A computed fold for a 76-nucleotide RNA from a Desulfobacteraceae bacterium, annotated as c-di-GMP-I-GGC riboswitch aptamer. Its mean pLDDT, the model's own confidence on a scale to 100, is 77. Of the family's consensus pairs, 95% are formed in the model.
């Protein structure tokens, strides 16, 4: 270079409960772990969802792709 294992330092944290924000999708804090090798970051393309109502404003990065940065392990 390349790869990601029934391994592994460290990291994140679904459902659910709870407090708060929002018309809503959903988001934030705490508890909690189903999972994750970018489940770090960016709404660029697609997809889905919400609100208004006709092309706008939003949500999801833990739906897929793309861009970008990076840890560990294996390793010619």
């Nucleotide at each position: 270079a390349a790869a990601g294992a029934u391994a592994a330092a460290g990291c994140c944290a679904a459902a659910u409960c709870u407090c708060g924000a929002g018309c809503g999708a959903u988001c934030g804090g705490g508890a909690g772990a189903c999972g994750g090798a970018a489940a770090g970051c960016c709404a660029c393309g697609g997809a889905u969802c919400u609100a208004a109502a006709u092309u706008u404003a939003g949500a999801u990065g833990g739906c897929c792709g793309g861009g970008u940065u990076g840890c560990c392990u294996u390793g010619a």